A computed fold for a 73-nucleotide RNA from an Acidobacteriota bacterium, annotated as transfer RNA. Its Rfam family is "tRNA". It is annotated as a transfer RNA. The same sequence occurs in records of 2 taxa.

RNA sequence: UCUCGCGUAACUCAGUUGGUAGAGUGCCGGUCUUUUAAACCGGAGGUCGCAGGUUCGAAGCCUGCCGCGGGAA
Numbered sequence: 001u002c003u004c005g006c007g008u009a010a011c012u013c014a015g016u017u018g019g020u021a022g023a024g025u026g027c028c029g030g031u032c033u034u035u036u037a038a039a040c041c042g043g044a045g046g047u048c049g050c051a052g053g054u055u056c057g058a059a060g061c062c063u064g065c066c067g068c069g070g071g072a073a
Stems, first nucleotide, its partner, number of pairs: 001072007010025004019056001027043005049065005
């Protein structure tokens, strides 16, 4: 320099022909228990890496950039 993949909640990741952003773990509260843990119930938490574009509508499409990883020279 070129090329491919990834970037979504605190963490690990779903989200697939564009149509209300989700799960598990963790965190907070409750039930239960002598207490803790476990189990069960509820809740908070996200400018979907950044900026533009397309579209009635973008996490998903297009362009540029940033970060991480692999490959080629």